[in-house]
Molecule: transfer RNA
Organism: Omnitrophica WOR_2 bacterium GWA2_47_8
RNA sequence: GGGCAAUUAACUCAGCGGUAGAGUGUUACCUUCACACGGUAAAAGUCAGAGGUUCGAAUCCUCUAUUGCCCA
Numbered sequence: 001g002g003g004c005a006a007u008u009a010a011c012u013c014a015g016c017g018g019u020a021g022a023g024u025g026u027u028a029c030c031u032u033c034a035c036a037c038g039g040u041a042a043a044a045g046u047c048a049g050a051g052g053u054u055c056g057a058a059u060c061c062u063c064u065a066u067u068g069c070c071c072a
Base pairs, nucleotide, nucleotide: 001071002070003069004068005067006066007065010024011023012022013021018055026042027041028040029039030038048064049063050062051061052060
């Protein structure tokens, strides 16, 4: 220098154009003498950034950034 892939909650990951979810974790309550386990509820997202297409974009297109892999 060229090619490919990934980027979504604190972490690990779903989500094939129609109002963003799960598990783990966190907090509160119940349970216990207490802790753990268990149960119920809650909080936590500019969907890496910018632009474009579209009635509508996490999703499609372009560019940029970061990380990883391959080729030279």